Record summary:
This is a predicted structure of a 94-nucleotide RNA (c-di-GMP-I riboswitch aptamer) from a Nitrospirota bacterium.

[in-house]
RNA sequence: CUCUGCUCAGAGCAAACCUGGGGAAACCCAGGGGCGCAGAGCCACGGGACUUAGGAACGGUCACACUCCGUUCGAUGUUCGCCGAGCCGCCAGA
Repeated sequence: CUCUGCUCAGAGCAAACCUGGGGAAACCCAGGGGCGCAGAGCCACGGGACUUAGGAACGGUCACACUCCGUUCGAUGUUCGCCGAGCCGCCAGA
């Protein structure tokens, strides 16, 4: 340096759920909790997934328009504990 994670050490992270807070939502933050994780460390760059506020279309309402309501579309939002790319790194073995 590369590959591997059968074994060892010291550590680390923290799913569901609960409480409080933020957010339109997805989801995030803090505390508890611990399903799991050898990159469950960083990064939203590519793909996937999730959400749909603003916006657009259509319908309803309305004399018309605005407003309001509903449906659909739609990331610039979210997710790195979905996969890939990139960056950095512990222990052991070969």

Annotation
The organism belongs to Nitrospirota, within Bacteria. The coordinates come from a structure-prediction model, not an experiment, and the mean pLDDT is 85. Rfam family: c-di-GMP-I riboswitch aptamer. Its family is annotated with cyclic-di-GMP binding in the Gene Ontology.